[in-house]
Molecule: transfer RNA
Organism: Phormidesmis sp.
RNA sequence: UGGGGUAUAGCUGAGUGGCAAAGCAGUCCGCUGUUAACGGAAAGAUCGUAGGUUCGAUUCCUACUACCCCAGCCA
Numbered sequence: 001u002g003g004g005g006u007a008u009a010g011c012u013g014a015g016u017g018g019c020a021a022a023g024c025a026g027u028c029c030g031c032u033g034u035u036a037a038c039g040g041a042a043a044g045a046u047c048g049u050a051g052g053u054u055c056g057a058u059u060c061c062u063a064c065u066a067c068c069c070c071a072g073c074c075a
Base pairs, nucleotide, nucleotide: 001071002070003069004068005067006066007065010024011023012022018055027041028040029039030038048064049063050062051061052060
């Protein structure tokens, strides 16, 4: 320098145009003498950033940022 991949909740991680799942952690309640375990409930994401397309974008397009992989160049 060129090509490819990944970026979604504190962590893991689904979702390929129509209000963004789930598990773990955390909070509350039950159970228990207490804790853990177990059962139940509520909450938590402006989907890496900035633009564009569209009636509508996590999803499609462009640029950029971070990380990973491959190739090349220099030494």